[in-house]
Context: one part of a larger RNA
RNA sequence: GGAUGAACGCUAGCGGCAGGCUUAACACAUGCAAGUCGAGGGGUAUAGGUUUUCGGACCUAGAGACCGGCGCACGGGUGCGUAACGCGUAUGCAAUCUACCUUUCACAGAGGGAUAGCCCAGAGAAAUUUGGAUUAAUACCUCAUAGUAUAGCAGCUUCGCAUGAAGUCACUAUUAAAGAUUUAUCGGUGAAAGAUGAGCAUGCGUCCCAUUAGUUAGUUGGUAAGGUAACGGCUUACCAAGACAACGAUGGGUAGGGGUCCUGAGAGGGAGAUCCCCCACACUGGUACUGAGACACGGACCAGACUCCUACGGGAGGCAGCAGUGAGGAAUAUUGGACAAUGGGCGCAAGCCUGAUCCAGCCAUGCCGCGUGCAGGAUGACGGUCCUAUGGAUUGUAAACUGCUUUUAUACGAGAAGAAACACUGGUUCGUGAACCAGCUUGACGGUAUCGUAAGAAUAAGGAUCGGCUAACUCCGUGCCAGCAGCCGCGGUAAUACGGAGGAUCCAAGCGUUAUCC
Numbered sequence: 001g002g003a004u005g006a007a008c009g010c011u012a013g014c015g016g017c018a019g020g021c022u023u024a025a026c027a028c029a030u031g032c033a034a035g036u037c038g039a040g041g042g043g044u045a046u047a048g049g050u051u052u053u054c055g056g057a058c059c060u061a062g063a064g065a066c067c068g069g070c071g072c073a074c075g076g077g078u079g080c081g082u083a084a085c086g087c088g089u090a091u092g093c094a095a096u097c098u099a100c101c102u103u104u105c106a107c108a109g110a111g112g113g114a115u116a117g118c119c120c121a122g123a124g125a126a127a128u129u130u131g132g133a134u135u136a137a138u139a140c141c142u143c144a145u146a147g148u149a150u151a152g153c154a155g156c157u158u159c160g161c162a163u164g165a166a167g168u169c170a171c172u173a174u175u176a177a178a179g180a181u182u183u184a185u186c187g188g189u190g191a192a193a194g195a196u197g198a199g200c201a202u203g204c205g206u207c208c209c210a211u212u213a214g215u216u217a218g219u220u221g222g223u224a225a226g227g228u229a230a231c232g233g234c235u236u237a238c239c240a241a242g243a244c245a246a247c248g249a250u251g252g253g254u255a256g257g258g259g260u261c262c263u264g265a266g267a268g269g270g271a272g273a274u275c276c277c278c279c280a281c282a283c284u285g286g287u288a289c290u291g292a293g294a295c296a297c298g299g300a301c302c303a304g305a306c307u308c309c310u311a312c313g314g315g316a317g318g319c320a321g322c323a324g325u326g327a328g329g330a331a332u333a334u335u336g337g338a339c340a341a342u343g344g345g346c347g348c349a350a351g352c353c354u355g356a357u358c359c360a361g362c363c364a365u366g367c368c369g370c371g372u373g374c375a376g377g378a379u380g381a382c383g384g385u386c387c388u389a390u391g392g393a394u395u396g397u398a399a400a401c402u403g404c405u406u407u408u409a410u411a412c413g414a415g416a417a418g419a420a421a422c423a424c425u426g427g428u429u430c431g432u433g434a435a436c437c438a439g440c441u442u443g444a445c446g447g448u449a450u451c452g453u454a455a456g457a458a459u460a461a462g463g464a465u466c467g468g469c470u471a472a473c474u475c476c477g478u479g480c481c482a483g484c485a486g487c488c489g490c491g492g493u494a495a496u497a498c499g500g501a502g503g504a505u506c507c508a509a510g511c512g513u514u515a516u517c518c
Base pairs, nucleotide, nucleotide: 001518002517003516004515006514007513008512009511010510013370014369015368016367017366018365019363020362021328026326027325028324030323031322032321035070036069037068040067041066046061047060048059049058050057051056077281078280079279086206087205088204089203090202091201092200093199096198097197101194102193103192104191105190106189107188109143110142111141112140119132120131121130122129123128149174150173151172152171155168156167157166158165159164179186180185207253208252209251214244215243216242219241220240221239222238223237224236225235226234256278257277258276259275260271261270262269263268283304284303285302286301287300306317307316308315309314334360336359337358338357342356343354344353345352346351373404374403375402376401383395384394385393386392387391410454411453412452413451414450418445424439425438426437427436428435429434430433462507463506464505465504466503467488468487469486473502474501475500476499477498483490484489
């Protein structure tokens, strides 16, 4: 000198864009953050209507809850752990999986038994739960049909670095499906391919300590079996005795990694906030279930600590989601608005949900921009300060005064873009479906940005420094005192170094100090 997620002191007019618990992965009151589908199913409360012998009956609409499907593995948070194929980069899988989506081919035949719900009767303070009767499905089960599927067993061809792979042709066995509807459609099953996502393996790179030198028994390899989507000591049995290490094993400490960011001419050095990619975690530890995908932040079970409720028998909970509270700390924001846009989930759709997101609020935390006026004006006014003191110098064209302007602020008025779609209506094209065109609809921000008009210099400057380094000097006070100080050092009676004043210098809505890095 540059830089910062900064803090502190003094000061403060506005706007745009960004950023905002670096500490206790400490504990959390309250609200919200993941639902959706009636075009899968049974169906009630309730409302309206008709009728009535006032008991009711029928018709229409129809929540909530329940069964079922899809989603909840995304999105959002945090950095505890991890020195590791975790990450980065480059390869490989002839050792693999992939819901939804796209393309192609083929198919959907016949039956069955239950169970939620509803109803009845209970237990319990509650959380919750028991028994009986009855009922449905795109829930579940059985049979049929089927192949480029799966399994077994032959043959032939081609190819590969190897285990082998691909193709073709037979035979045997096994395994599918679901319907709904407003008749427009939407779904279901099997197979092949694509896309996307994931898994696994390998080369190289990836902090400090040798005042850590030996480490290792599923350890290293083999055979067999099990397990997995898949290879593999991944697991087990048996066999062998290996495997790693001074090119640093093992141990200890520290730490999420990268793109990037800061600095520097570069080489390097330092950092890993915001944003993006990957990883890990979800009170602590463990376990699996469901599922295409989890060993699952707002799922389950077990154990533990903590908090809460209790009728003492037993139960409930998990903000490292968004706000917010306490605590810690030098220190870090609102218990806001909207789904209008972008995106996500479900749905044929309308739509619903979305603290993702888009906005608004707070904070000079940073960067950038604008303003606090401009021109003229010398009796160089008054006042202040200083001096060689009847006089000069300086503050200083500074003020007064004259003219001009109105950014900004104030008042009033006008007022956006962000919106294009979906749906609906009409039309055109090609055969019943899709594409295109036209019309119509939708704005949280927000009466915001922006624009216009009005009057008037009106609404707006401070901070640090002035001995040298280092730009900027005098007077007074003090008298090794009070104090200053980054280093050298100032102060003991003439202090440009302390305190005040005048003046000056440098930055400027900021200026200094502290901390850290180069």

Small-subunit ribosomal RNA, 5' domain from Flavobacterium fryxellicola, 518 nucleotides, folded computationally. The coordinates come from a structure-prediction model, not an experiment, and the mean pLDDT is 85. The sequence was found in a public genome assembly. It matches the Rfam family "Bacterial small subunit ribosomal RNA".